[in-house]
Context: one part of a larger RNA
């Protein structure tokens, strides 16, 4: 001197642009953060027609399906996005490489979509049960599930053969969306291996599936990945093993650079999701708002037995020195479903709060000497405060009020928002503090105090003329901020 996710202490006019729990990965009330398709399915109900009872607005029956709602069944999506940094010193990142793999949607490209079949939820009755959720018969449909057939091209092969698929829905009948199966791609994603990656030796010996080979198993894939045999290897002072500490990276800070320091915000990878295991369904999880067990917590209970998980946005308690609204809207960007209309989205975009930071811009300009009044000070004349104020003559930036009103939206649609911006109006009006003032270091005098109070970064001040404490006048400094404390460099 520069920096900061900063915090305190005095002050504080306005915009714009950004950050905003660094601490208990503590606990968590409430609302919402993943739905979505009736052009896959049965059904129910609204709604239309049309008969019947009549109590005249109510029931019953029976048709229609152009519209509408839905618990179910089923189909995508939930693995994405959105938090945090606990764990991890790792092939976890980072860089450069590899072979022995998979990939829903999507894009190319081939072939084909043919005949059948049992069932289930809804529902309807019995019935358990405080509840949560159940049990049993009977009934029914699909793009839900099962055979049969077929196979360019797929897998398997002992090359002879074996083996293995589907589903329809819409239609203005032109075709659209689908399905199965295979190629090829892009995009994803697993998996090896070379370097790089914090301290400790007051940690020197470590390891038994441990290194390796055969054979089996597993996996989408290569391996001790696993297992059953065989060897008895492997690593280690070029620091194994053990501690300890920490998510890593592009960047950020400082620095003239080398270096140091660091990994908020933004992006890229990883890990975690109350703590510990587990699978399961799916292309893809071992799944943050999904399943099983345990375990600690809270919560309901009729005491048999249940619910739960904000390290998603808001929000509340606790810890702290310290960190924001239980906002608005899908207008836009992007995501999901859907033929589409469109629904959904606390991502996203905006608003609120905060001088946290940057960055602009004001609190007024010009004239005004009898150098007014007051203050300080004095040798008592005078200096200074000081062109500083009155005055006087303008100006109106920002705030304030009236008016007009974008862009973002390719046709429609604007939370923001009556924003921005632009004309008018009035009036200096409504807007300056904070450190310092011995030396380092810019800037001195007075008066109280008398080693006392009390100052202090560092030298060191103060015991009766303190330029060092308090105070008051002047002055220096930087300004909506200035100091002080931490904390890198």
């Nucleotide at each position: 001197g520069a920096a900061c996710g900063a915090a305190c202490g005095c002050u504080g006019g306005c915009g714009g642009c950004a950050g905003g729990c660094u601490u208990a990965a503590c606990a968590c009330a409430u609302g919402c953060a993943a739905g979505u398709c009736g052009a896959a399915c049965g059904a129910a109900g609204a709604c239309c027609c049309g008969g019947g009872g009549c109590u005249u607005g109510c029931u019953c029956c029976g048709g229609g399906u152009a519209u509408c709602u839905u618990a179910g069944u089923g189909g995508c999506a939930a693995a994405c996005g959105g938090g945090u940094g606990a764990g991890u010193a790792a092939c976890g990142c980072g860089u450069g490489g590899g072979a022995a793999u998979c990939u829903a949607c999507c894009u190319u490209a081939g072939a084909g979509u043919g005949g059948g079949g049992a069932a289930u939820a809804a529902c309807a009755g019995u019935u358990g049960g405080a509840a949560a959720c159940g049990a049993c018969u009977g009934c029914u449909a699909a793009u839900a599930c099962c055979g049969c057939a077929u196979a360019c091209g797929c897998u398997c092969u002992g090359c002879g053969g074996a083996g293995g698929a589907a589903a329809g829905g819409c239609u203005u009948c032109g075709g659209c969306c689908g399905c199965u199966c295979u190629u090829a791609g892009a995009g994803g994603a697993g998996c090896c291996c070379g370097c790089g990656u914090u301290g400790g030796a007051u940690u020197a010996g470590g390891u038994u599936g441990u290194u390796g080979g055969u054979g089996a198993g597993g996996u989408a894939a290569a391996a001790g990945c696993u297992c059953a045999c065989c060897a008895a290897g492997c690593c280690g002072a070029c620091g194994a093993u053990c501690c300890a500490u920490a998510g890593c990276u592009g960047g950020u800070c400082u620095g003239a650079g080398a270096g140091g320091a660091u990994g908020a915000u933004c992006a890229g990878c990883c890990a975690c999701a109350c703590u510990g295991g587990g699978a399961c369904u799916g292309a893809g999880a071992c799944a943050c708002g999904g399943c099983c067990c345990a375990g600690a917590c809270u919560c309901c209970u009729a005491c048999g037995g249940g619910a739960g998980g904000c390290a998603g946005c808001a929000g509340u308690g606790a810890g702290g020195a310290a960190u924001a609204u239980u906002g608005g809207a899908c207008a836009a960007u992007g995501g999901g479903g859907g033929a589409a209309a469109c629904c959904c989205u606390g991502a996203u975009c905006c608003a609120g709060c905060c001088a946290u930071g940057c960055c602009g811009c004001g609190u007024g300009a010009g004239u005004g000497a009898g150098g007014a009044a007051g203050g300080c000070u004095c040798u008592a004349g005078g200096g200074u405060u000081g062109u500083a104020a009155a005055g006087c003559u303008c100006u109106u930036u920002c705030a304030g009020c009236g008016g007009a009103g974008a862009a973002g939206a390719u046709g429609a649609u604007g939370a923001c928002u009556g924003u921005a911006u632009c004309c008018g109006c009035a009036g200096a009006a409504g807007a300056a503090g904070c450190c310092c003032c011995g030396g380092c270091u810019a800037a001195c005098u007075c008066c109280g105090u008398g080693c006392c109070a009390g100052c202090a970064g560092c030298c060191g001040c103060g015991g009766u003329a303190a330029u060092a404490c308090g105070g008051a006048g002047g002055g220096g400094g930087c300004u909506a901020g200035c100091g002080u404390u931490g904390u890198u460099c």
About this RNA:
A computed fold for a 489-nucleotide part of an RNA from an Alphaproteobacteria bacterium, annotated as small-subunit ribosomal RNA, 5' domain. The organism belongs to Alphaproteobacteria, within Bacteria. Its mean pLDDT, the model's own confidence on a scale to 100, is 87. The RNAcentral record of the full RNA draws on SILVA.